[in-house]
């Protein structure tokens, strides 16, 4: 850095340093000195994992291990369809993220 595959409206702290900026892009909207980003400590969830189960596809439990993830639906929308007077609404896409897996 390509491919392939799965997931995503649920979850997670008034804690400790530090101190100005953060939400991938754009535009929109949000969050921020009542302290954001990062960083430790908590904590979430359970994708590998590990047990059991088994109709071999699944299903259920565990959280010591690899990883993820703790505003807002992947914060919304962008391109296709539907629907509608209409921007509202409804589905699929494409990007993007995260596991696994491959080159």
């Nucleotide at each position: 850095c390509u491919c392939u595959u799965a997931u995503a409206a649920c979850g997670a702290g008034a804690g400790g340093c530090u101190g100005a900026g953060g939400g991938a892009c754009a535009g929109g909207c949000c969050c921020u000195a009542u302290g954001a980003c990062g960083c430790c400590c908590g904590g979430c969830a359970a994708c590998c994992a590990u047990c059991a189960u088994u109709u071999u596809a699944u299903u259920g439990a565990u959280a010591c291990g690899g990883u993820g993830c703790c505003a807002a639906a992947u914060c919304c929308u962008a391109c296709c369809g539907g629907a509608u007077a209409a921007u509202a609404c409804c589905g699929g896409a494409a990007a993007g993220a995260u596991g696994a897996g491959a080159g």